[in-house]
Molecule: SAM riboswitch aptamer (S box leader)
Organism: Paraflavitalea sp. CAU 1676
RNA sequence: CUCUUAUCAAGAAAGGCUGAGGGAAAUGGCCCGAUGAAGCCUUGACAACCUGUCUGCGCGCAAGCGAGAUAAGGUGCCACGUCCAGCUCCAAUGCAAAUUGGAGACAGAUAAGUC
Numbered sequence: 001c002u003c004u005u006a007u008c009a010a011g012a013a014a015g016g017c018u019g020a021g022g023g024a025a026a027u028g029g030c031c032c033g034a035u036g037a038a039g040c041c042u043u044g045a046c047a048a049c050c051u052g053u054c055u056g057c058g059c060g061c062a063a064g065c066g067a068g069a070u071a072a073g074g075u076g077c078c079a080c081g082u083c084c085a086g087c088u089c090c091a092a093u094g095c096a097a098a099u100u101g102g103a104g105a106c107a108g109a110u111a112a113g114u115c
Stems, first nucleotide, its partner, number of pairs: 003113006013043005021032003027085003044078001046076001049074003052070004057066003082107001087104007
C1' cells in the first nucleotide's frame, strides 16, 4: 500500500525541549493557540481491539466455545461527536433562497486479519 471484518455521541494530562501554527481532505463555518500550536522526549492516565492470566459462571464426554474479570504483553488514545457541513434521500418550516432534524453514501481513524 490492497482487500475484509468490527467499532467510531463514552473515557482520560502533567513535566521538559522547541517556537507558530493547529483541529486528515477543495470550499464554507465554528473553534483551539505566546496564559505556548504542531512536533519530539519522559512520566502518568483512559480504554479493552489482539495476546496472556483468572473464574464457587453457562454449554460440552472432551477439546473447546461463550460470559465475566484483570490490565502483565502488543497496539491505540488523552479540546470540540471523525469539531460541523460538503454528495444522495426523507420530514418540518418557507413564495423562494434556505434553515432545522433524521437516514444513508463517500472519505477518514483505530484494531484484527490479508496480498